This is a predicted structure of a 391-nucleotide RNA (Bacterial RNase P class A) from a bacterium. Rfam family: Bacterial RNase P class A. Rfam classes the family as a ribozyme. From the family's description: Ribonuclease P (RNase P) is a ubiquitous endoribonuclease, found in archaea, bacteria and eukarya as well as chloroplasts and mitochondria. Model confidence (mean pLDDT): 79 of 100. It was read from a public genome assembly, where an Rfam model found it. The model forms 94% of the base pairs in the Rfam consensus.
[in-house]
RNA sequence: GAAGUGGGCGGGGCGAUCGCUGGCGCGCAAGCGCUGGAGGAAAGUCCGAGCUCCACAGGGCAGGGUGCUUGCUAACGGCAAGGCGGGGUAACCCGACGGAAAGUGCAACAGAGAGCAAACCGCCGAUGGCCCGCCGUUCGUCCUCGAGGCGAUGGCUGGAUCAGGCAAGGGUGAAACGGUGCGGUAAGAGCGCACCAGCGUCCGUGGCGACACGGCGGAUCGGCAAACCCCACCCGGAGCAAGGCCAAAUAGGGAGGAAUGCGGCGGCCCGUCGCGUUAAACCUCCGGGUAGGCCGCAUGAGCCGCGGGGUAACUCGCGGCCCAGAUGAAUGAUCGCCGCGCCGGCCUCAAAACCGGCGGACAGAACUCGGCUUACACGCUCACUUCGCAA
Numbered sequence: 001g002a003a004g005u006g007g008g009c010g011g012g013g014c015g016a017u018c019g020c021u022g023g024c025g026c027g028c029a030a031g032c033g034c035u036g037g038a039g040g041a042a043a044g045u046c047c048g049a050g051c052u053c054c055a056c057a058g059g060g061c062a063g064g065g066u067g068c069u070u071g072c073u074a075a076c077g078g079c080a081a082g083g084c085g086g087g088g089u090a091a092c093c094c095g096a097c098g099g100a101a102a103g104u105g106c107a108a109c110a111g112a113g114a115g116c117a118a119a120c121c122g123c124c125g126a127u128g129g130c131c132c133g134c135c136g137u138u139c140g141u142c143c144u145c146g147a148g149g150c151g152a153u154g155g156c157u158g159g160a161u162c163a164g165g166c167a168a169g170g171g172u173g174a175a176a177c178g179g180u181g182c183g184g185u186a187a188g189a190g191c192g193c194a195c196c197a198g199c200g201u202c203c204g205u206g207g208c209g210a211c212a213c214g215g216c217g218g219a220u221c222g223g224c225a226a227a228c229c230c231c232a233c234c235c236g237g238a239g240c241a242a243g244g245c246c247a248a249a250u251a252g253g254g255a256g257g258a259a260u261g262c263g264g265c266g267g268c269c270c271g272u273c274g275c276g277u278u279a280a281a282c283c284u285c286c287g288g289g290u291a292g293g294c295c296g297c298a299u300g301a302g303c304c305g306c307g308g309g310g311u312a313a314c315u316c317g318c319g320g321c322c323c324a325g326a327u328g329a330a331u332g333a334u335c336g337c338c339g340c341g342c343c344g345g346c347c348u349c350a351a352a353a354c355c356g357g358c359g360g361a362c363a364g365a366a367c368u369c370g371g372c373u374u375a376c377a378c379g380c381u382c383a384c385u386u387c388g389c390a391a
Base pairs, nucleotide, nucleotide: 001387002386003385004384005383006382007381008380009379010378012338013337014336015335016334017333018332020037021036022035023034024033025032026031039362043373044372046371047370048369049368050367051239052238053237054236063235064234065233066232067231068082069081070080071079072078083097084095085094086093087092098230099229103228104227105224106223120170121169122166123165124164127163128162129161131159132158133156134155135154136153138152139151140150141149142148143146178196179195180194181193182192183191197220199217200216202215203214204213205212206211243295244294245293246292253286254285255284256283257282259277260276261275262274263273264272265271302321303320304319305318306317307316308315309314340359341358342357343356344355345354
């Protein structure tokens, strides 16, 4: 210098004007003053919790989830460190990564054959048979009596073929019952042997463990469990419109007053006491719910700094800080200057400076946290890898 890998951070600044909104203060009020006012993801609502109400003896079944190990944590499907497998020259990245020796099942197309393996091309044809060829002995028979023909019989390191043998090679496929070599054979084959790979519910060593290394043993075919299933662990439901408090008008409910009958006291009336009846209207009171208001609701698994423990995730101690709280839902707009990026002009060997124009993302709290995932103009920064050049 080029190419790359893994993180971290920022997400314009200042001023003026006009607005919105929480809190506090002043004011009879209108309003005024001071002060606070979005994010790294506030998003998707995917996972885990707090909190609230409901349900709940205990155990099991069903259903759902998770799935290498050890840690961290309130918890998790998250995070950290590691193991194993795969990719990359490397930094590094990716992995639903328990069980296929419980059972049931699946494997399209191609291919001869896909689960009890199979035999299309090919190789062999040892063994048994048939045909041909060659060689030989003897026997039979025929005649033209020969170096003759035919038949039988014996042999062959000859040829072809049937039965049969084989799974080395070709070919199909995601997958065809290990690989290399030597021996072996008719041809072959773990058929035998050596090494490699793989397998083992075997042994030893190291590690908390996943696992690794070494030894030993058997010639040794698998794949799929994001198929059912088995194993281990976890799981009650609904959600801040949870839930609680205050509580108007109107209508309806309840109680009383009121009205009225009979009886007692009394000579009678009023009155008063007791027992009933009615309750349409009127008055008073009570209770429930609605509108509306308040709480929940901003001190929390909080943030910052320093120190200790731990490889790390994380945790402990001390000190400091208070940091949006709306509810048709505020957190904004305009202008100026500066800064950043891009384009053009001018100039130049090339730049810088200068002048002009344009641009500035994704998105937006709604009970609160811990994660994950996704989106993001532009810029800053750290560590590491490979290659090239120079010393």